[in-house]
The RNA shown here (small-subunit ribosomal RNA) has 1474 nucleotides and comes from an uncultured prokaryote.
The RNAcentral record of the sequence draws on ENA.
Rfam family: Bacterial small subunit ribosomal RNA.
RNA sequence: AUUAGAGUUUGAUCCUGGCUCAGGACGAACGCUGGCGGCAGGCCUAACACAUGCCAGUCGACCGCUCUCUUCGGCGAGAGUGGCGCACGGGUGAGUAACGCGUGGGAACCUACCAUUGAGUACGGAACAACCGGGAAACUUGGGCUAAUACCGUAUACGCCCUACGGGGGAAAGAUUUAUCGCUCUAAGAUGAGCCUGCGUCGGAUUAGGUAGUUGGUGAGGUAAUGGCUCACCAAGCCUACGAUCCAUAGCUGGUUUGAGAGAAUGAUCAGCCACACUGGGACUGAGACAUGGCCCAGACUCCUACGGGAGGCAGCAGUGGGGAAUAUUGGACAAUGGGGGCAACCCUGAUCCAGCAAUGCCGCGUGUGUGAAGAAGGCCUGCGGGUUGUAAAGCACUUUCAGCAGCGAGGAAAAGCCUAGGGUUAAUAUCCAUGGGUCUUGACGUUAACUGCAGAAGAAGCACCGGCUAACUUCGUGCCAGCAGCCGCGGUAAUACGAAGGGUGCAAGCGUUAAUCGGAAUUACUGGGCGUAAAGCGCGCGUAGGCGGCCUGAUAAGUUGGAUGUGAAAGCCCUGGGCUCAACCUAGGAACUGCAUUCAAAACUGUCAGGCUAGAGUAUGGUAGAGGAUAGUGGAAUUUCCGGUGUAGCGGUGAAAUGCGUAGAGAUCGGAAGGAAUACCAGUGGCGAAGGCGACUACCUGGCCAGAUACUGACACUGAGGUGCGAAAGCGUGGGGAGCAAACAGGAUUAGAUACCCUGGUAGUCCACGCCGUAAACGAUGUCAACUAGGUGUUGGGAAGGUUAAUCUUCUCAUUGCCGCAGCUAACGCAUUAAGUUGACCGCCUGGGGAGUACGGUCGCAAGAUUAAAACUCAAAGGAAUUGACGGGGGCCCGCACAAGCGGUGGAGUAUGUGGUUUAAUUCGACGCAACGCGAAAAACCUUACCUGCCCUUGACAUGUAGCGAACUUUCCAGAGAUGGAUUGGUGCCUUCGGGAACGCUAACACAGGUGCUGCAUGGCUGUCGUCAGCUCGUGUCGUGAGAUGUUGGGUUAAGUCCCGUAUCGAGCGCAACCCUUGUCUUUAGUUGCCAGCAUUAAGUUGGGCACUCUAAAGAGACUGCCGGUGUCAAACCGGAGGAAGGUGGGGAUGACGUCAAGUCCUCAUGGCCUUUAUGACCAGGGCUACACACGUACUACAAUGGCCGGUACAGAGGGUUGCCAACCCGCGAGGGGGAGCUAAUCCCAGAAAACCGGUCGUAGUCCGGAUUGGAGUCUGCAACUCGACUCCAUGAAGUCGGAAUCGCUAGUAAUCGCGGAUCAGCAUGCCGCGGUGAAUACGUUCCCGGGCCUUGUACACACCGCCCGUCACACCAUGGGAGUGGGCUGUACCAGAAGCAGGUAGCCUAACCUUCGGGAGGGCGCCUACCACGGUGUGGUCAAUGACUGGGGUGAAGUCGAAACAAGGUAACCAA
Repeated sequence: AUUAGAGUUUGAUCCUGGCUCAGGACGAACGCUGGCGGCAGGCCUAACACAUGCCAGUCGACCGCUCUCUUCGGCGAGAGUGGCGCACGGGUGAGUAACGCGUGGGAACCUACCAUUGAGUACGGAACAACCGGGAAACUUGGGCUAAUACCGUAUACGCCCUACGGGGGAAAGAUUUAUCGCUCUAAGAUGAGCCUGCGUCGGAUUAGGUAGUUGGUGAGGUAAUGGCUCACCAAGCCUACGAUCCAUAGCUGGUUUGAGAGAAUGAUCAGCCACACUGGGACUGAGACAUGGCCCAGACUCCUACGGGAGGCAGCAGUGGGGAAUAUUGGACAAUGGGGGCAACCCUGAUCCAGCAAUGCCGCGUGUGUGAAGAAGGCCUGCGGGUUGUAAAGCACUUUCAGCAGCGAGGAAAAGCCUAGGGUUAAUAUCCAUGGGUCUUGACGUUAACUGCAGAAGAAGCACCGGCUAACUUCGUGCCAGCAGCCGCGGUAAUACGAAGGGUGCAAGCGUUAAUCGGAAUUACUGGGCGUAAAGCGCGCGUAGGCGGCCUGAUAAGUUGGAUGUGAAAGCCCUGGGCUCAACCUAGGAACUGCAUUCAAAACUGUCAGGCUAGAGUAUGGUAGAGGAUAGUGGAAUUUCCGGUGUAGCGGUGAAAUGCGUAGAGAUCGGAAGGAAUACCAGUGGCGAAGGCGACUACCUGGCCAGAUACUGACACUGAGGUGCGAAAGCGUGGGGAGCAAACAGGAUUAGAUACCCUGGUAGUCCACGCCGUAAACGAUGUCAACUAGGUGUUGGGAAGGUUAAUCUUCUCAUUGCCGCAGCUAACGCAUUAAGUUGACCGCCUGGGGAGUACGGUCGCAAGAUUAAAACUCAAAGGAAUUGACGGGGGCCCGCACAAGCGGUGGAGUAUGUGGUUUAAUUCGACGCAACGCGAAAAACCUUACCUGCCCUUGACAUGUAGCGAACUUUCCAGAGAUGGAUUGGUGCCUUCGGGAACGCUAACACAGGUGCUGCAUGGCUGUCGUCAGCUCGUGUCGUGAGAUGUUGGGUUAAGUCCCGUAUCGAGCGCAACCCUUGUCUUUAGUUGCCAGCAUUAAGUUGGGCACUCUAAAGAGACUGCCGGUGUCAAACCGGAGGAAGGUGGGGAUGACGUCAAGUCCUCAUGGCCUUUAUGACCAGGGCUACACACGUACUACAAUGGCCGGUACAGAGGGUUGCCAACCCGCGAGGGGGAGCUAAUCCCAGAAAACCGGUCGUAGUCCGGAUUGGAGUCUGCAACUCGACUCCAUGAAGUCGGAAUCGCUAGUAAUCGCGGAUCAGCAUGCCGCGGUGAAUACGUUCCCGGGCCUUGUACACACCGCCCGUCACACCAUGGGAGUGGGCUGUACCAGAAGCAGGUAGCCUAACCUUCGGGAGGGCGCCUACCACGGUGUGGUCAAUGACUGGGGUGAAGUCGAAACAAGGUAACCAA
């Protein structure tokens, strides 16, 4: 000093796993914005090309010459000779994977200047610059003069070098003047180089072999020096799986960033090392270079030229062009620090110190402070009250940092020089050195920092964000558009997610974005992960290298541990101080640098060496069991074929058929023969084997396990990269064989199709021998070995003991193979001594899904193919286990007019009615499977009415408020289709505090009214439906990591989650049932308008009388499985019976749980938002909603004799009635008309019920059935029946003779059939809602169809099967493989070639120093030749990226095509290999 998580897969959960975010940091860039200062850093790209200037000179105390000035003493300048320097400093990172770098060692070396030591510094000689000439220039032939610290020779040599120990070799320079500075040789030092070496130092094996000076030796050469560094000869080595060689990439380090650390990434600035200097090669000089501002050559490029020739190298500092997202001034000064030269002064110094530019970064400061509520104005929001901006502003009172102006003003400066004092040196008072004093000056920055004064709040705030992660919310605009987005995702009319505004949050002279980097990521896991099912155990053995290894003793000291020493540069990081007002920054000291080396010590453990042991392992011996393997032989059953007999018409096959076989005799049956393959029963979660796998019997050969007993060896063991062997099926090659089965193929079916499933045939193949292949869901999806850790119960093979005569039983034990189960583990499922527990050893493998086990390359293979094995691109998931649902052409149980059993219908006809469609100016709108369609509509001629056409109004037909006028209201006339307009008459009311007011009408302006306009997917309310189905939940407890489970499951039972029993649950709620209405029986009370048994009376319950009965309407009773028997678990309950009017919810109704369908309704009503406002509102007239080639639904009437018609005779219930029902009576054939009694209704009326019954007629026909349609004549309602009412009469008399596929209702007072009433309503019903009359048939049963409930199972579904989802094809886009080839880069190899240069040779030419016998020689130079070699060239390979007609697959893409492969038994179970 020390460890943080979040979002995203699902309906939800846990896990696995990827993607993304929050943090830090930056040589950064871009966008918006921008006050000051300090300190830092600033071409990351084109090692691209460079105009211009500067970046290395200096010395007269080495030398000669020329020139200027001169007080003639001298001072100075210039080009040269010469010396030193130019090998430092500065830049860059191209190359380099290397002794290049880092770290630690080493020996065979050099080192100018510097400090120290010793010695010397003698004699002589010959030249060449400068100057003249030539040339455009660069430069230079030639001739002549000259000096030196330039050059050469000789002498000398303490020490030095070589040596064969005899000897041989080698130096110098003077200047100035008497003292120094130089020079030469030499020793040792310091410094700086060179060389060798241990260790460390990136990726690729789809790079596995590389290497001939290669490896070593001997000798020689070469170098400062070791060495194949070079050469000759000899040997054949050397490197490599601990990764050689090759390819790609890269300067290395101290450090920097991040991180808890280990690590990971990085190598700007500063510092150390290396490499490079336009590209390539080369040497010269020199102490040092193979040399950034030197030379030579070659090449590319640029420039100059008088065309003859020349010149150049910013990866120095500035600067320019170019490239790029992007990186500064052609500045000042040598004042400081440092460097070069010089004795010094001094000169030079783009090193350096400063300044300039840009917020590039870090740090600091400021943009005011206090007070101030009328909570101002304005903005925004609003529920209209207010809230918020907000003490914020204004106002009042203060302050003046910074910037501005003015002034003052440090430090960076110490020296050198000159004068001087004493000291040292010296012969010396010259000099020189050190010290002290004095003097004289030296500042680029610089208008410095700091300080003082002045004035005035004065000059100074932005950026991003506000859906979640993630701090911060509202309004408007927009309407899957425009746009946003880091991930998830927002946007389709109410967007906290887009754009704007107000407000808020965060940071702040900055804020965001982008790129790359570390972290989070335990997501490569050393610290610190995994592999049964998520990605992951090689198909299985043997075994090499390697790793790892039992017990005891001794030694050693490699690993290990401790101490010491050296080193680990400085800077940086850290700690403690100090200096700038603080900080950043600077500075001093310490610590640290986890490393390496040397040395001393320890000896437990590992290693090594030595000796021993027997528990691991193995060997010997006598046994047991076994489908272990290989070879040869043998058998029976069955199929098929052939031959023969008997025998006759079919056989075969299927869901059903057909193809096929059969009268030339099948099939069936009997006998015989042939041939191949497989081995029934035994047979068993039995046996054997390493795995694959192995099944009749016999023989031979052979491997392994197991149990037992003794003896022996003495760690011999385990694992196992490469390697090697075995390895199902299919497949391949050669040769056999071929009965059955059977890919391909053929035919028949099925089907929309059917290249399938089914059927009939049938070839490879299946079998054998030999050889390949080498893969499987090769699975226990579980590597091998060893040890340890509760049990229970089977099974196979042995052994021992006991009870024992034996059969046999019990116990123990070893090995094998199963099941259950504890601890423990696991995400869960599950595993659990046969581990998936706890440990050890070794190997293999994994790191999101897809692309892909694919491409390319390699290896193997005859081929098929196998093995090894990527990337681009694309997605935010893919996945495991478990949960709840839903679903299944899964299972079990159960119910329902669900089927079945019946009765009657619909579908055919005509008509009515609704809908679709069509038509129309309009045919208003809504409702669309069940659950729209005689539905909204319980009444469309006008109205209704919403639609269309036309006319017309604009505060409006309707509401409230203001002002004014007038009562309100009303009569009549005219125009007009009317609305409306014009004229006109009557009237002047009510209350009053006398001001006026209320109601109503008119006028005016504005707020507003109005809308059946849109959105039922913004809503309320109401309703339909599953379904009157029996379900839906909660609290508590318990279980589970959790979603959840339990309860609610189970056994019975019920109409019922109804009840009982059982039960980790115990209880409760909404539903069920009951309570309510009605109906069925009885009782009591009450009798008018009801009733009438008895009495009287009448035409008549008409009246008297009565209330017994019926009835009415109020209250009660009654039914509860209460009683009996049986069954049942001593239960619930069920079955049967009694009694009873009624019996097991008596019948019917009302009553509709949690929820589903974005179900229906904005046109009942209400309502958000939007739209409209002289119209989408209002009024009026006419028209339309009633149309009509057609289709569908629902009804009515029929087709007739169980009937039609005629005549007669009965019996209801429930309703309605004053704008009403309407009697009697009269008229009309009738609809109806007249009439007016009664009735506000148990009183009167509607009101004759009809079917039925009795009698007659019709006689099976388009009829005496049926009534449509049409003509005529009428009635009624109404302002008005043309479009468009109902009814009546006369006439007319259509279709229709019981209805295809299909389909509906109904289980008893039900179906069927018959009539009656009501709502709506002026009028209009075949519809709807009710009422009663007559009144059946059938239900064996739950296999099937439909719907539903419970349990269970599978699932890849969750928008939940109307789900999900696969592949081809078509279209668009993207990346990629192949590809005749094409143009390039790099590189190998063979050869040609050969500049400059060094070395070697040399016959030609030239030649100052030395020698000479003067001829010449020695030596040197030029030239030529040879070797090496750069550029270049030719041929042939390898490799990399690019490109290429065409082509292959892949990926992505709201609504394309064809099918239906997978998920359910997915409708043929799925899957793996071939």